[in-house]
């Protein structure tokens, strides 16, 4: 003097789906019935691959489940770009 990565936080973009029906309530908002989204978070699964007769293991998402969350705005938001700290680096 220092990469790629991981990790944590700011800024910025950033979708989808009923502000449907009841009931309580000044409102807000809750709680409850049915529909409906999937990109928080969780859960399945193929192939290589690994033992091997066989069985069993092992394995990814934006695929799929919709359990949690969400269906007016806000929030929140995978996931893309940027910085900044740490890690790596006793290298």
């Nucleotide at each position: 003097u220092c990469a790629c990565g991981c990790g944590c936080g700011g800024c910025g973009g950033g979708a989808g789906a009923g502000c449907c029906c009841c009931g309580g309530u000044c409102a807000g908002c809750c709680g409850g019935g049915c529909g409906c989204c999937g990109a928080a978070g969780g859960a399945g699964c193929a192939a290589a691959c690994c033992c091997u007769c066989c069985c069993c293991g092992g394995g990814a998402a934006a695929c799929u489940c919709u359990c949690a969350g969400g269906c007016c705005c806000a929030c929140g938001a995978a996931c893309c770009g940027u910085c900044a700290c740490g890690c790596c680096a006793g290298g």

Annotation: The RNA shown here (Glycine riboswitch aptamer) has 91 nucleotides and comes from Rothia santali. The organism belongs to Rothia, within Bacteria.